[in-house]
Context: one part of a larger RNA
RNA sequence: GGAUGACGCUGGCGGCGUGCUUACACAUGCAAGUCGAGCGAGAAGCUUUUAACUGAUCCUUCGGGUGACGUUAAGAGUGGAGAGCGGCGGACGGGUGAGUAACGCGUGGGAAACCUACCUUAUACUGGAGAAUAGCCUUGGGAAACCGGGAUUAAAACUCCAUGAUACUUUAGUGUCACAUGACACAUAGGUCAAAAUUCAGGUGGUAUAAGAUGGUCCCGCGUCCCAUUAGCUAGUUGGUGAGAUAAAAGCUUACCAAGGCGACGAUGGGUAGCCGGCCUUAGCGGGUGAACGGCCACACUGGAACUGAGACACGGUCCAGACUCCUACGGGAGGCAGCAGUGGGGAAUAUUGCACAAUGGAGGAAACUCUGAUGCAGCGACGCCGCGUGAGUGAUGAAGGUUUUCGGAUCGUAAAGCUCUGUCCUUGGGGAAGAUAAUGACGGUACCCAAGGAGGAAGUCCCGGCUAACUACGUGCCAGCAGCCGCGGUAAUACGUAGGGGACGAGCGUUAUCC
Numbered sequence: 001g002g003a004u005g006a007c008g009c010u011g012g013c014g015g016c017g018u019g020c021u022u023a024c025a026c027a028u029g030c031a032a033g034u035c036g037a038g039c040g041a042g043a044a045g046c047u048u049u050u051a052a053c054u055g056a057u058c059c060u061u062c063g064g065g066u067g068a069c070g071u072u073a074a075g076a077g078u079g080g081a082g083a084g085c086g087g088c089g090g091a092c093g094g095g096u097g098a099g100u101a102a103c104g105c106g107u108g109g110g111a112a113a114c115c116u117a118c119c120u121u122a123u124a125c126u127g128g129a130g131a132a133u134a135g136c137c138u139u140g141g142g143a144a145a146c147c148g149g150g151a152u153u154a155a156a157a158c159u160c161c162a163u164g165a166u167a168c169u170u171u172a173g174u175g176u177c178a179c180a181u182g183a184c185a186c187a188u189a190g191g192u193c194a195a196a197a198u199u200c201a202g203g204u205g206g207u208a209u210a211a212g213a214u215g216g217u218c219c220c221g222c223g224u225c226c227c228a229u230u231a232g233c234u235a236g237u238u239g240g241u242g243a244g245a246u247a248a249a250a251g252c253u254u255a256c257c258a259a260g261g262c263g264a265c266g267a268u269g270g271g272u273a274g275c276c277g278g279c280c281u282u283a284g285c286g287g288g289u290g291a292a293c294g295g296c297c298a299c300a301c302u303g304g305a306a307c308u309g310a311g312a313c314a315c316g317g318u319c320c321a322g323a324c325u326c327c328u329a330c331g332g333g334a335g336g337c338a339g340c341a342g343u344g345g346g347g348a349a350u351a352u353u354g355c356a357c358a359a360u361g362g363a364g365g366a367a368a369c370u371c372u373g374a375u376g377c378a379g380c381g382a383c384g385c386c387g388c389g390u391g392a393g394u395g396a397u398g399a400a401g402g403u404u405u406u407c408g409g410a411u412c413g414u415a416a417a418g419c420u421c422u423g424u425c426c427u428u429g430g431g432g433a434a435g436a437u438a439a440u441g442a443c444g445g446u447a448c449c450c451a452a453g454g455a456g457g458a459a460g461u462c463c464c465g466g467c468u469a470a471c472u473a474c475g476u477g478c479c480a481g482c483a484g485c486c487g488c489g490g491u492a493a494u495a496c497g498u499a500g501g502g503g504a505c506g507a508g509c510g511u512u513a514u515c516c
Stems, first nucleotide, its partner, number of pairs: 001516009012388006018381002020346001024344003028341003033088003038085002045078009058065002095299003104224008114216002119212008127161004137150005167192004173186005197204002225271003232262003237259008274296004278289004301322005324335004352378001354377003360374001361372004391421004401412004425457001426453006435443001460505005465486003471500005481488002
């Protein structure tokens, strides 16, 4: 000097960014739903018909007749709430950095050892049958959470049969290739496995196979902090064979066999830490760092486990254990903000319980659309960067006043006043976007434009002994105090305090901490 946080004093506007340290505990609301063009069932409401009750109005021979508006019940139509079965999505998006010194990450390769829903392309198929179950109804238990019995019902839910290949598998071959196990192509004979409908007849689905795309999984070379005041470590340990598991190679698991494997080229142990693109600094080499944005990884109260599924060992799923909080009729239950806001606590210190799905993107849907605290915006904070302003010109009686003085003057100082102007920001009124493409705009009556008004509303902070730009007076008297280093202060202190003047930067200035 630069960078990043906080603090002190001060503070006009705008744009773009950015904003918990205790992975501490959390009240409340929202953050993942959607599909009726898969399925049954269907409340309220509305319309209408019939019956009963009520009885306005009108007529009346006063006996009665008429029968509106309403109420109730039943039937029909319409309607479509809230649940349920089923499908797809809740593995993305969003958060955090606790753990991890590791193939975790980075980089370069390998998979002749692998998987891939939705999407695209191609080929073929989509025939027949059956048994249930949720819901509804009924009934029982329970304070609740919820659980049980009976009867009954549907499907693109489930099951069986058929058909079936270039799929899988078994048998014995041929050819081409390769990197060791092998891979690919062709041909032979067996065995095994599928489906769901709907339609506006265009399609939309379903099943199988092949290929692509996308996403993932595994393996390897190299690189990846400190301590030797950590020197030996290791029994599934190292290798082999058989078996099992997995999408898949492998001690991944297991039985047996052998005795190996790692280590001063730092094993093992301990400490610290998410890694990278980047960011800061630097002429560069390097050094530091990993906030925001992007990629990867890990985690979701703590520990463990699997289920479902194309994909999880799953933040807003399940089960078990634990700590904590809450409800309870004491028998038993409920919960998980490291999502967005917000609260308490901690701290030097960090924001609104905002608006909208208008845009971009995502999920579902044929679509309309629904959902979306992703996202787009707004609010708060000079926290950072950038831009603008706080007026311009003229003006010497060098006014008054302050300070100082050798009492002549000097200085603040063209500074002010005065005069002439301007209108950036501002205030008021009017107009008013782009962002959207036919419609649809949260932002927002915002940005911007026009008119009018009026210098009005907008300057501080630190320093002035040397380093280091900037000096005098008074007060104080080794006191009070200053200080980054050297050092000032004990009676004329340019070093303390105040004032005048001056210097630097300027909506900021200084201090402190960390890094270069």
Predicted 3D model of a 516-nucleotide part of an RNA (small-subunit ribosomal RNA, 5' domain) from an uncultured bacterium. The full RNA is in RNAcentral, with records from ENA and SILVA. Model confidence (mean pLDDT): 82 of 100.